[in-house]
SAM riboswitch aptamer (S box leader) from uncultured Faecousia sp., 94 nucleotides, folded computationally. Taxonomically the source falls in Faecousia (Bacteria, Bacillati, Clostridia, Oscillospiraceae). Model confidence (mean pLDDT): 84 of 100. The model forms 97% of the base pairs in the Rfam consensus.

RNA sequence: CUUAUCGAGAGUGGCGGAGGGACCGGCCCGAUGAAGCCCGACAACCUGCAAAAACGCAAGGUGCCAAUUCCGGCGAUGGCAAUCGACAGAUGAG
Repeated sequence: CUUAUCGAGAGUGGCGGAGGGACCGGCCCGAUGAAGCCCGACAACCUGCAAAAACGCAAGGUGCCAAUUCCGGCGAUGGCAAUCGACAGAUGAG
């Protein structure tokens, strides 16, 4: 850079000891224990098996385990509420 997905799912565990939710604004989570590490779980993009294909089974490489990507940020419709689309971001594959 291209492309697909982002309304589902997942811990009464051990170590640790103050931050975390990408950015900005909100709003939240956190000493009844944040980040991080280990274990465990979830999921099934790649992979393996099987197969005409779809579906399926497994879980080796990733990913992931508060809140819709927590909500908004730009635009359209709209009196508002809201809805839709984009941007940005995350993850996989190339």